[in-house]
Context: one part of a larger RNA
RNA sequence: GAACGAACGCUGGCGGCAUGCUUAACACAUGCAAGUCGAACGGACCCUUCGGGGUUAGUGGCGCACGGGUGAGUAACGCGUGGGAACCUGUCACGGAGUGGGGGACAACCACUGGAAACGGUGGCUAAUACCGCAUGUGCCCUGUGGGGCAAAGGUCGAAAGGCCGCUUUGUGAGGGGCCCGCGUCCGAUUAGCUAGUUGGUGGGGUAAUGGCCUACCAAGGCUUCGAUCGGUAGCUGGUCUGAGAGGAUGAUCAGCCACACUGGGACUGAGACACGGCCCAGACUCCUACGGGAGGCAGCAGUGGGGAAUAUUGGACAAUGGGCGAAAGCCUGAUCCAGCAAUGCCGCGUGAGUGAUGAAGGCCUUAGGGUUGUAAAGCUCUUUCGCCUGCGACGAUGAUGACGGUAGCAGGAGAAGAAGCCCCGGCUAAUUCCGUGCCAGCAGCCGCGGUAAUACGGAAGGGGCUAGCGUUGUUC
Numbered sequence: 001g002a003a004c005g006a007a008c009g010c011u012g013g014c015g016g017c018a019u020g021c022u023u024a025a026c027a028c029a030u031g032c033a034a035g036u037c038g039a040a041c042g043g044a045c046c047c048u049u050c051g052g053g054g055u056u057a058g059u060g061g062c063g064c065a066c067g068g069g070u071g072a073g074u075a076a077c078g079c080g081u082g083g084g085a086a087c088c089u090g091u092c093a094c095g096g097a098g099u100g101g102g103g104g105a106c107a108a109c110c111a112c113u114g115g116a117a118a119c120g121g122u123g124g125c126u127a128a129u130a131c132c133g134c135a136u137g138u139g140c141c142c143u144g145u146g147g148g149g150c151a152a153a154g155g156u157c158g159a160a161a162g163g164c165c166g167c168u169u170u171g172u173g174a175g176g177g178g179c180c181c182g183c184g185u186c187c188g189a190u191u192a193g194c195u196a197g198u199u200g201g202u203g204g205g206g207u208a209a210u211g212g213c214c215u216a217c218c219a220a221g222g223c224u225u226c227g228a229u230c231g232g233u234a235g236c237u238g239g240u241c242u243g244a245g246a247g248g249a250u251g252a253u254c255a256g257c258c259a260c261a262c263u264g265g266g267a268c269u270g271a272g273a274c275a276c277g278g279c280c281c282a283g284a285c286u287c288c289u290a291c292g293g294g295a296g297g298c299a300g301c302a303g304u305g306g307g308g309a310a311u312a313u314u315g316g317a318c319a320a321u322g323g324g325c326g327a328a329a330g331c332c333u334g335a336u337c338c339a340g341c342a343a344u345g346c347c348g349c350g351u352g353a354g355u356g357a358u359g360a361a362g363g364c365c366u367u368a369g370g371g372u373u374g375u376a377a378a379g380c381u382c383u384u385u386c387g388c389c390u391g392c393g394a395c396g397a398u399g400a401u402g403a404c405g406g407u408a409g410c411a412g413g414a415g416a417a418g419a420a421g422c423c424c425c426g427g428c429u430a431a432u433u434c435c436g437u438g439c440c441a442g443c444a445g446c447c448g449c450g451g452u453a454a455u456a457c458g459g460a461a462g463g464g465g466c467u468a469g470c471g472u473u474g475u476u477c
Stems, first nucleotide, its partner, number of pairs: 001477004006473005013349006019342002021307001026305003030302003035062003040059002043056005069260003078185007087177003092173008100134001102132002109124006139150004154165004186232003193223003198220008235257004239250004262283005285296004313339001315338003321335001322333004352382004362373004386418001388413005396404001421466005426447003432461005442449002
């Protein structure tokens, strides 16, 4: 000098765009953050012009594995980059083939009944795109090439033909994901040896798939001073800051990947999870209880307590973009878009312009003559940015639909009117005098000032610098 997610002190007019718990991955009151489909299904209720329409607890489907948060853990194929072969893939795209005929249940409901509650139990009835056989086999899978195995569901519109949405199986693709490898990836040797599923093989198991991934047997290997092992620290990257560069530091916001979801473990469902707002077990904590037993998980958005130098509203809207469901209308969406708060940062603008010498008054200094503040003020002549008042009023929305918002903008009006501070002045370093104080009170980044004339302390006048900021502290280069 530059920079900052900054903080503190003094000060503070406006706008645009950004940014805002770096600390306790501490604990959380309350509300909201993931639903949707009645065009899969039976029932119940409501309305009815008797044609039909509406609401929906339950069964069922899709979604809830996305989006959002955090950085605890992790020195690792975690990440970055470049490759690889033994894999999976709901929805989507383009193709092939099919969608025949049957069956038995279980919720809801009814009856009885347990419990304080949470939540159940027994019996009975019932539908389906829920579940299960049979048939068919273009195909697909297994195989000893003889053979064996594998499907399906309907709904809606229509007078019908048929259309649309589906269902089953299969091929290819797109996008997504799992796995392996080369190279790169912090500090410590006052950590020198580490390792028994350990290293490899065979058989078997397991997985979508390779593999000690697991298991039995066999062999005795494997890693390491080119730093193994151990300890400490840490999410990684694109980037960001600095620097002429090389490099150093860093990893907030935005984007990609990873990991985590009260702590530890486990699986279930599913195309996909070992699953933030799912389940089970254990633990700590909090709450309810009729003491028998139950409920909970903000590192989602707000918000509260606590910690801290320190970090915002318990706001509006689905109008746009995007997501889920739905044939659609639409519903949901604290994603998102906006608004609120904060000079936290960057950028822009304003706080007036011209003229004005008896160089007014006052202040300060003085050699008492004067000098300086100073064209500064007053006065005169103008202007009206921003702000204020009144009216009109968008783009964002290709037809409709605007939270923002009566916002931006435009027009008109009044009136210099509402709007300047902070630090410094011994040298480094730009800017000096007077008074007070008297090694006191104090200053200070370094050198150093202060003990009676202090340009260094405190005040004043003047001056210098920056300016809605200015200084200080911290950190990095």
Model confidence (mean pLDDT): 91 of 100. Small-subunit ribosomal RNA, 5' domain from a metagenome, 477 nucleotides, folded computationally. The full RNA is in RNAcentral, with records from SILVA.